[in-house]
RNA sequence: CUCAGGGCAGGGUGCAAUUCCCGCCCGGCGGUAUACCCCGCGAACCGAAAGGUUGAAUCGGUGCAAUUCCGAUGGCGACAGUAAAGUCUGGAUGGAAGAG
Numbered sequence: 001c002u003c004a005g006g007g008c009a010g011g012g013u014g015c016a017a018u019u020c021c022c023g024c025c026c027g028g029c030g031g032u033a034u035a036c037c038c039c040g041c042g043a044a045c046c047g048a049a050a051g052g053u054u055g056a057a058u059c060g061g062u063g064c065a066a067u068u069c070c071g072a073u074g075g076c077g078a079c080a081g082u083a084a085a086g087u088c089u090g091g092a093u094g095g096a097a098g099a100g
Base pairs, nucleotide, nucleotide: 001100002099003098010022011021012020025086026077027076028041029040030039031038036075037074044053045052046051057073058072059071060070061069079090080089081088
């Protein structure tokens, strides 16, 4: 110096919902047998700063080795706005773990 986030199809109720209900869909970066739910980091929030807070998984199989693969069933997802939002709009034409 450059790059660096994806996602409510279809339907129901209602004056009004991509927010509720049914049901689809999505998963940043580093480490490690390939990871949304193992260990960390970033983002977000608190703080003058140092720093702090920070979600969720089990069973079976293969294997030297996997909570990472395969099979099955389950769970989680900042703040502000608005009919209650992981997915819409906004802070953000921002910042950043990190990669080259």